[in-house]
RNA sequence: CUCCGAUAAUGGCAAACUUAUUGAAAAGUAAGGACGCAAAGCUACGGGGCUAAAGCUAUGUGCUAUGCUCGCCGAGUUACCGAA
Numbered sequence: 001c002u003c004c005g006a007u008a009a010u011g012g013c014a015a016a017c018u019u020a021u022u023g024a025a026a027a028g029u030a031a032g033g034a035c036g037c038a039a040a041g042c043u044a045c046g047g048g049g050c051u052a053a054a055g056c057u058a059u060g061u062g063c064u065a066u067g068c069u070c071g072c073c074g075a076g077u078u079a080c081c082g083a084a
Base pairs, nucleotide, nucleotide: 004082005081012037013036017032018031019030020029021028022027035071041077042076043075045074046073047072048069049068050067055063056062
């Protein structure tokens, strides 16, 4: 240094839920709150999932991402610590 990951150290993030707010929705943001996380840091690039405003339309409980999700997985990229 790489792989790897302790009942180690130092710090970090924050699910559900609540309140406020943005949004058509999914969901995001802020505060509270901790279920968990060694990349639960970052990038929607590939697959998956969610939503369907606009559009299309067979008029329906329909189709569709240009919306969202990196705390679904993969990929890329950066990074703290160092027992076995």
The RNA shown here (c-di-GMP-I riboswitch aptamer) has 84 nucleotides and comes from Filobacillus milosensis. Taxonomically the source falls in Filobacillus (Bacteria, Bacillati, Bacilli, Caryophanales). The model forms 95% of the base pairs in the Rfam consensus. Its Rfam family is "c-di-GMP-I riboswitch aptamer". From the family's description: GEMM was predicted in a large-scale screen for bacterial structured RNA regulatory elements.